[in-house]
Context: one part of a larger RNA
């Protein structure tokens, strides 16, 4: 070196299972609820099944009877018309008692006594006499009818779970029979309202240096933006969701802020005068640009904050946004030339559908109309997740599932090295004196890849995660043992620095602990790396499934780097490595 055999599991990011954690899907399912929309059920009412009677009460109609007071006026005049008489021994005036109405003046009516008159026309007030008749009105009484409401009652619908008998020598069944008890109720049908996680179908946004929590989502201004335009980030700063009938149009006129000086009350600052004054002001509002020939500030007159159009351009993927001379009509200001289709400009916003309103020389289902529609104008959206899925929508899942992702997190690795650790530079100071025996502020510069992080590069068709056990290999920034320098090293014992990795580096108590604290030793009880070495080597105490309890949170389903008890750890070794052994 080759070929075997027997072992052992370090590696083959070993095998197994299209990762169960995490994220994504306009995926699924189960569950919850004061998510949305429905719905079984329940309930209320009407109506049908459903009939009789009585009482009370309400509304309407008819009839009878009564009622009707401004002021003036005999006085309590409802309105209009007719009318010269009407009532009365069939009992007038008056008196007494009662009832009723009332505006407290009185009116109406019943009974008794009474025994012959009372009222009107006429005069007066005023719209004429309840003298009389007819019609009508206001308010009320009584009666009747219709329709209701409430209560009571009847029996014949209907019910009967109680009793009798029959089908039937069996029955807490069923049907029938006769009672009983209820009774127009109940029950049932239809329609409508309410309630309704009992049940059902669904919804529950995106961006995001993983996701969640937080924040944001449209428009305007500036920077970033690299001298055209454009240009991203959870980059840095701010505004908007309007206002104004003048803060618009036009003609004419004017010039600001600030400062200095002077000046009554008057002061730092009010109004006044003079001077300097390109703008340091003002321009409704953010910022930017612009602006004194003004776009700024006044005054007069006004409504162009017009109608119908629009050559031609700018911008934008589209949709859309923006500018615009000119023409026609009529208008305002100006002597006129002219200017005016809002505002110094850039924000002040919302597609389509659906519906409303006004107009209209349009269509209008055989025809005439109409309904309805078209066209013109206009209104209704924090549709703000602002290119707007529906008129209408929240959650939990550790009981979970599917499809995917290393496009994206947790472990490990990688890059980085803020943080961490180690070293160095400067040397204020401490060290009695003296910076540097020793320590070293304020600062500066490196190294390492052991911490906490950042990034998200391999791995989600799986790279098993803390600690313990076993077995270790390496580094040196050395804990002990060895050798040196300096010392604020007398000696002993130390401090600090340099060389040095050969060997060594304990046993216990508590805790799952690594760590840590404690006890007892030791020469010493080192720091790290090795997928925070090592689960196809062991364990399984912790973390991190399903069960359960507590606290807290939540209406709830449930949740909690909160606590607690319990909880399946697979692989017969193909290759390689290693160990032992045999043959050539």
């Nucleotide at each position: 070196g080759g070929c075997g055999c027997g072992a052992u599991u370090g590696g083959a990011c070993a095998a197994a299972a299209a990762g169960a954690c995490c994220c994504c899907a306009u995926g699924a399912a189960g569950c919850u609820u004061u998510a949305c929309u429905g719905u079984a059920g329940c309930u209320u009412a009407a109506u049908a099944u459903u009939g009789g009677g009585a009482a009370a009460u309400g509304u309407u109609a008819a009839u009878u009877c009564a009622u009707u007071u401004a002021g003036a006026g005999a006085a309590u005049a409802g309105g209009u018309g007719g009318g010269a008489g009407a009532c009365u021994u069939u009992g007038a005036a008056a008196u007494a008692a009662g009832u009723u109405c009332g505006c407290u003046a009185g009116g109406a009516u019943u009974u008794a006594u009474g025994g012959a008159g009372u009222c009107a026309c006429c005069a007066g007030u005023g719209g004429a006499a309840u003298a009389c008749c007819a019609c009508c009105a206001u308010u009320g009484u009584a009666u009747u009818a219709a329709c209701g409401u409430u209560u009571c009652u009847c029996u014949a619908a209907c019910u009967u779970a109680c009793u009798u008998c029959c089908a039937u020598g069996u029955a807490u069944c069923u049907g029938g029979u006769a009672g009983u008890a209820g009774g127009a109720c109940a029950g049932u049908g239809u329609u409508a309202g309410g309630u309704g996680g009992g049940c059902a179908g669904u919804u529950u946004g995106a961006c995001u240096g993983g996701g969640g929590c937080g924040g944001u989502c449209g428009c305007c201004u500036c920077c970033c933006a690299a001298a055209a335009g454009g240009u991203a980030a959870c980059g840095g700063a701010g505004g908007c969701g309007c206002g104004c009938a003048a803060u618009g149009g036009u003609a004419c006129a004017c010039u600001c802020a600030a400062c200095a000086u002077g000046g009554u009350u008057g002061g730092a600052a009010a109004u006044c005068a003079u001077g300097u004054g390109c703008a340091g002001a003002g321009c409704g509002u953010a910022a930017u640009g612009g602006u004194a020939u003004a776009a700024g500030u006044g005054u007069g007159c006004u409504u162009g904050a017009c109608u119908g159009u629009g050559a031609g351009a700018c911008u934008g993927a589209u949709a859309g946004g923006u500018c615009g001379a000119a023409c026609a009509g009529g208008u305002a200001g100006g002597a006129a030339a002219c200017u005016a289709g809002g505002u110094c400009a850039u924000a002040g916003u919302g597609a389509u559908c659906c519906g409303g309103u006004g107009g209209u020389g349009c269509g209008g289902u055989a025809u005439g109309g109409a309904a309805c529609g078209g066209c013109c104008a206009u209104c209704g959206c924090u549709c703000a997740a602002c290119a707007g899925a529906u008129a209408a929508a929240a959650g939990c899942u550790a009981c979970u599932c599917u499809g995917g992702g290393g496009a994206u997190a947790a472990c490990a690795g990688g890059c980085u090295g803020a943080u961490a650790c180690u070293g160095c530079c400067c040397a204020a100071g401490a060290g009695u004196u003296c910076a540097u025996a020793u320590c070293g502020a304020c600062g500066g510069c490196a190294g390492u890849g052991u911490u906490u992080g950042g990034c998200a590069c391999c791995u989600c068709g799986a790279u098993g995660u803390c600690g313990a056990c076993u077995c270790a290999u390496c580094u040196c920034a050395u804990c002990c043992u060895g050798g040196a320098g300096c010392u604020g090293a007398a000696g002993c014992a130390g401090g600090u620095u340099c060389c040095a990795a050969g060997g060594g580096u304990u046993c216990g108590g508590c805790u799952g602990u690594u760590c840590g604290c404690c006890g007892a030793u030791u020469a010493a009880a080192g720091a790290g790396a090795u997928a925070c070495g090592u689960g196809a080597g062991u364990u399984g105490g912790g973390u991190u499934c399903a069960a359960a309890c507590c606290g807290u949170c939540g209406u709830g389903a449930g949740a909690c780097a909160g606590g607690u008890u319990g909880g399946u750890u697979u692989u017969u070794a193909u290759c390689u490595g290693u160990c032992g052994u045999g043959c050539c």